[in-house]
Context: one part of a larger RNA
RNA sequence: UGAUGGGGGCCCGCAUAAGCGAUGGAGCAUGUGGUUUACUUUGAUUCAAAGCGAAGAAACUUACCAGGGCUUGACAUAUGCCGUGAAUCCUCUUGAAAGAGAGGGGUGCCUUCAGGAACAUAGAUGCAGGCGGUGCAUGGUUGUCGUCAGCUCGCGUUGUAAGGUGUUGGGUUAAGUCUUGCAACGAGUACAAUCCUAGUGUUUAGCUACCACCAUUGAUUGUGGAACCUUGAAUAGACUGCUGGUGAUAAGCUGGAAGAAGAUGAGGAUGAUGUCAAGUCAUCAUGCCCUCUAUGUCUUGUGUGACAUGCAUGCAACAACGGGCAUGACAAAGGGUUGCGAUUCCAUGAGGGUGACAUAACUUCAAAAACAUGUCCAUAGUUUGGAUUGUAGGCUGCAGCUUGCCUGCAUGAAGUCGGAAUUACUAGUAAUCGCUGGUCAGCCAUACAGCGGUGAAUUUGUUCCAGGGCAUUGUACA
Numbered sequence: 001u002g003a004u005g006g007g008g009g010c011c012c013g014c015a016u017a018a019g020c021g022a023u024g025g026a027g028c029a030u031g032u033g034g035u036u037u038a039c040u041u042u043g044a045u046u047c048a049a050a051g052c053g054a055a056g057a058a059a060c061u062u063a064c065c066a067g068g069g070c071u072u073g074a075c076a077u078a079u080g081c082c083g084u085g086a087a088u089c090c091u092c093u094u095g096a097a098a099g100a101g102a103g104g105g106g107u108g109c110c111u112u113c114a115g116g117a118a119c120a121u122a123g124a125u126g127c128a129g130g131c132g133g134u135g136c137a138u139g140g141u142u143g144u145c146g147u148c149a150g151c152u153c154g155c156g157u158u159g160u161a162a163g164g165u166g167u168u169g170g171g172u173u174a175a176g177u178c179u180u181g182c183a184a185c186g187a188g189u190a191c192a193a194u195c196c197u198a199g200u201g202u203u204u205a206g207c208u209a210c211c212a213c214c215a216u217u218g219a220u221u222g223u224g225g226a227a228c229c230u231u232g233a234a235u236a237g238a239c240u241g242c243u244g245g246u247g248a249u250a251a252g253c254u255g256g257a258a259g260a261a262g263a264u265g266a267g268g269a270u271g272a273u274g275u276c277a278a279g280u281c282a283u284c285a286u287g288c289c290c291u292c293u294a295u296g297u298c299u300u301g302u303g304u305g306a307c308a309u310g311c312a313u314g315c316a317a318c319a320a321c322g323g324g325c326a327u328g329a330c331a332a333a334g335g336g337u338u339g340c341g342a343u344u345c346c347a348u349g350a351g352g353g354u355g356a357c358a359u360a361a362c363u364u365c366a367a368a369a370a371c372a373u374g375u376c377c378a379u380a381g382u383u384u385g386g387a388u389u390g391u392a393g394g395c396u397g398c399a400g401c402u403u404g405c406c407u408g409c410a411u412g413a414a415g416u417c418g419g420a421a422u423u424a425c426u427a428g429u430a431a432u433c434g435c436u437g438g439u440c441a442g443c444c445a446u447a448c449a450g451c452g453g454u455g456a457a458u459u460u461g462u463u464c465c466a467g468g469g470c471a472u473u474g475u476a477c478a
Base pairs, nucleotide, nucleotide: 001478002477003475004474005473007472009470010469011468012467015462016461019425021423022422023421027315028314029313030312031311032310033309034307035306042053043052065301066300067299068298069297070296073127077126078125081123083121084120085119089104090103091102092101093100094099109116110115129291130290132289133288134287138285139284140280141279142278143276145274150189151188152187153186154185156165157164158163169180170179171178195268196267197266200236201235202234203233204232205231206230210225211224239262242256243255244254245253246252305444318418322377323376324375325374326373327372328371334365335364336363344353345352346351384415389410390409391408392407393406394405395404431454432453433452434451435450436449437448
């Protein structure tokens, strides 16, 4: 100087406490361990692996396994060497396909008529190829402590030196934030601000959006309007600026006014020096090693979906604050031309036929759902719950057996609120309700990423639990 202590001190945060919801019990979905298997490809394993890579495994994907092929190769380069033929194309045999074999047709472009360009094919040579190994050889990138407030340097000074000082002390802050003192004086980086989103106004622009006034029409139909709403652009606005108290006449703290917003106003992006030989050679790149008639490559079919079972994350329940039926109302944000699909007809329904408008503030997906009103059900394994299974259908696709989704009818399991324990959340948050998107032929999405609707409770405090920061102290540790 660090590290460490079942040393003490100060401080912080959904860390505890207070409140509210959930997991842990049952069923199912997904991931993972294990077991099994010809193969169940692989990585990730405390927090910081496990609805993670994967924003979508029927073929493809695909890396695995079994079988069948190919060997300068599926893809490059030398378009260099040596032959043949332009190329594209068609047919047949064999085959699961890939491939192998055979036959036919056919000659283009440039030209000095020698040949050349391009392409196909046989051979030879350098080579290609590898999701093979090593993340403990690496780059790049990511997680984590942690959006925690730290981490350093120059000159000076001090100490024999390692080092110290600055960065400590008194206050203060979300903050090494600011102030004051001081052998320090300055500086860099992180902090803050700058950036984006929503919240308020002003100016400007009005088409497809808007509609107060005016007339008009069967009709938000046409004309008209720029007020309102709204959509873009520009700009203003918040700074402890004003004010009472407090403080050291400081930094600040605490009340108040004005204001749409008040004390970093809310949310996001932004992640210092470093730590974990943390993750990734399977995004990519790359050293070395290994492979080269196979660890390469093509293809068919399996498998990644197996199932006594452990764990994790979720969904939907156990009901009356509910379930069924009928009627009625209110969003935001997105997507759409190989696509979204109105209308109308058929079907109990999934869906099928038809194909208007719209390259979208015009058209379409589109119906928001919780909610409200009315009605049935009265505490029951039920009009709860929907697993499982049977059967008949629909859709996508070359193909739904392994293994898709959806619909009708029938079936109607466990489950009556969950032990020890664990966990999310401080406000438009939790809880609850639906909607959209990406990936995508289809979909195993209950996932993920967004959007809005309804909308709480509690915070006395820092004794304790775990974690972090600062200075201090002990140490047979480095």
Small-subunit ribosomal RNA, 3' major domain from Asparagus officinalis, 478 nucleotides, folded computationally.
Taxonomically the source falls in Asparagus (Eukaryota, Viridiplantae, Streptophyta, Streptophytina).
The full RNA is in RNAcentral, with records from Rfam.
Its mean pLDDT, the model's own confidence on a scale to 100, is 80.